[in-house]
RNA sequence: GCCGGGGUGGCGGAAUUGGUAUACGCGCAGGACUUAAAAUCCUGUGGUUGCAUAAACCUUAUGGGUCCGAGUCCCAUCUCCGGCA
Numbered sequence: 001g002c003c004g005g006g007g008u009g010g011c012g013g014a015a016u017u018g019g020u021a022u023a024c025g026c027g028c029a030g031g032a033c034u035u036a037a038a039a040u041c042c043u044g045u046g047g048u049u050g051c052a053u054a055a056a057c058c059u060u061a062u063g064g065g066u067c068c069g070a071g072u073c074c075c076a077u078c079u080c081c082g083g084c085a
Stems, first nucleotide, its partner, number of pairs: 001084007010026003019068001027045006046058004061077005
C1' cells in the first nucleotide's frame, strides 16, 4: 500500500428485512437470609439538568448524506484485529 472484519451504558455483549437503543450476563447500590460473612434470593441501575422513582434533553468511534424514520444503508476520516504484498 491492497483486501476483509470490528468500534453500542462502568465491563462483556444483543438489537430479525431500517421502525420502543442498551435485552441478557458481570459489576455496582439497597434489602432479605446469617452471630457475622460468603453463597443464594428480591428490587434498582445509559448520561445530563433536576428535590425527584416527575419532566425535558442527549447518546451506538468522529463528521456528513439518504429516508417519514438510521446502531443498521451510502461517503469520508480515526482506531483495533486478521490476511496479502
This is a predicted structure of an 85-nucleotide RNA (transfer RNA) from a Patescibacteria group bacterium. The source organism's lineage runs through Bacteria and Bacteria candidate phyla. The sequence was found in a public genome assembly. Its Rfam family is "tRNA". Rfam classes the family as a transfer RNA. Its mean pLDDT, the model's own confidence on a scale to 100, is 82.